[in-house]
Context: one part of a larger RNA
RNA sequence: CCCUCGUUUAGGAACUCGGCAAAACAGCGGCCGUAACUUUGGGAUAAGGCCUGCCUCCACAUCGGAGGCCGCAGCUAAAGACUCCUGGCGACUGUUUACCAAAAACACAGGUCCCUGCUAAACCGUAAGGUGAUGUAUAGGGGCUGAUGCCUGGCCAGUGUCCGAACGUUAAGGGGAUGGGUUAGUUUUUAUUAACAAAGCCCUGAACCUAAGCGCGGAUGAACGCCGGCCGUAACUAUAACGGUCCUAAGGUAGCGAAAUUCCUUGUCGGGUAAGUUCCGACCUGCACGAAUGGCAUAACGACUGGGAGACUGUCUCAACGAGGGACUCG
Numbered sequence: 001c002c003c004u005c006g007u008u009u010a011g012g013a014a015c016u017c018g019g020c021a022a023a024a025c026a027g028c029g030g031c032c033g034u035a036a037c038u039u040u041g042g043g044a045u046a047a048g049g050c051c052u053g054c055c056u057c058c059a060c061a062u063c064g065g066a067g068g069c070c071g072c073a074g075c076u077a078a079a080g081a082c083u084c085c086u087g088g089c090g091a092c093u094g095u096u097u098a099c100c101a102a103a104a105a106c107a108c109a110g111g112u113c114c115c116u117g118c119u120a121a122a123c124c125g126u127a128a129g130g131u132g133a134u135g136u137a138u139a140g141g142g143g144c145u146g147a148u149g150c151c152u153g154g155c156c157a158g159u160g161u162c163c164g165a166a167c168g169u170u171a172a173g174g175g176g177a178u179g180g181g182u183u184a185g186u187u188u189u190u191a192u193u194a195a196c197a198a199a200g201c202c203c204u205g206a207a208c209c210u211a212a213g214c215g216c217g218g219a220u221g222a223a224c225g226c227c228g229g230c231c232g233u234a235a236c237u238a239u240a241a242c243g244g245u246c247c248u249a250a251g252g253u254a255g256c257g258a259a260a261u262u263c264c265u266u267g268u269c270g271g272g273u274a275a276g277u278u279c280c281g282a283c284c285u286g287c288a289c290g291a292a293u294g295g296c297a298u299a300a301c302g303a304c305u306g307g308g309a310g311a312c313u314g315u316c317u318c319a320a321c322g323a324g325g326g327a328c329u330c331g
Stems, first nucleotide, its partner, number of pairs: 001326008010317002014315001019312001029051004037042001039147001053069006070074001075080001082310007089302002094106002110145007122131003148297004153227003158224002160220005167215003173209002179203004185196003228246005255289001256286001267283005
């Protein structure tokens, strides 16, 4: 010096990212007592206070009453909650990165949308076959959201999905016009040349017929998504209920808001502190909240996360001493 422990004057979080660690609280024993809030179940062992051994007698399920005994000490050892106030997130119990993340992530009951009439849809398999299910729409599958309460606004122009079928376009296929190749033959040549050319065979392949799809018409947001700008105006000033104008499919409703979201920013005001970039309550100028990619509240719950208080302490002022094991020296 390192590890694991123990003790400490005065102070008591001044330490630190942060009370991390430690200390303390003192006991799912008994009696008393117990707030806000609340989904009336809880919160709650809330908080806080007192008691506690043994013997004899009375009573006796227990509690209790009277008297006595011992000790420094009676839940006599060991084991066995720190508590409170106030936010955020997630309702909750659960699940997860075996070996750096346990969470606000996943799941969840509940909500909603879509598909599926049974040889179901969906899925596995080349198939047979199987799961679904020995189920049958109060069932099964898929997507999103995530208890509960109050709610869930506008836009169908784009993309998707569904419905429609008149017209346009459109594949293979059907169709076979036209044109061409070949040459029996005919005509012709001095010539085995040249021209024309039927059938057959071969090539070419127009018009026309022809589905879904696409174009086209409509519906649809708890489908993917989206939800404006400029200028002026009130008898102080300021502001603008109001007006004008441009654009759009429509211009963000309720609620919330410097927020797990606010750049400027330590915004401004209030509270708490002697002093507060954090915290709580407000304001709204929302760089860039917003309604099932859910919005806002919410009792209970949480090895979650922020702020504060009490108690307590070697975390610290500031370090000291002690014990054991290492390190070190010798063997």
The prediction has a mean pLDDT of 82. Predicted 3D model of a 331-nucleotide part of an RNA (large-subunit ribosomal RNA, domain IV) from a Patescibacteria group bacterium.